Predicted 3D model of a 74-nucleotide RNA (transfer RNA) from Roseovarius sp.
This record gives sequence, C1' cells and structure tokens, in this order.
RNA sequence: GGACCGGUAGCUCAGCUGGAUAGAGCACUUGACUACGAAUCAAGGGGUCGGGGGUUCGAAUCCUCCCCGGUUCG
Repeated sequence: GGACCGGUAGCUCAGCUGGAUAGAGCACUUGACUACGAAUCAAGGGGUCGGGGGUUCGAAUCCUCCCCGGUUCG
C1' cells in the first nucleotide's frame, strides 16, 4: 500500500431487506427488604449510533471521503 471485518449507554453487545419514542445484560442512582451489608424486588438517570458530506418524505441502517482498532495479502 490492497482486500475484508468492526466502531451504537461507563463495559459487553443486539438492531444493518431504510419507517419512525434507539434497545438488552451488567454497572450506576433511589426506594423496599436487612442489625449492617450482600443477594432479591421495584423505579429511575445515562446515547450528536466514530466524524464530515450526499441520497430520501424519512438514515444507526444506503452512497462517498476521512479517523481509529483488528485480520489477511504483498
């Protein structure tokens, strides 16, 4: 340098045949429970979907350029 895969909540990931409020588990906060914790139960907060541009009525999802990580070829 070429090809391919990935980048979505603090972490691990789902969602990728475009459809409308962006999700799960763990973690975190509050409450219940407890002598106090843990566990359990209930509720809650948290995201410019890596960045820019484009297509579209509508983009996490399609196109394009770039950035980061990985695999592979030379």
Taxonomically the source falls in Roseovarius (Bacteria, Pseudomonadati, Alphaproteobacteria, Rhodobacterales).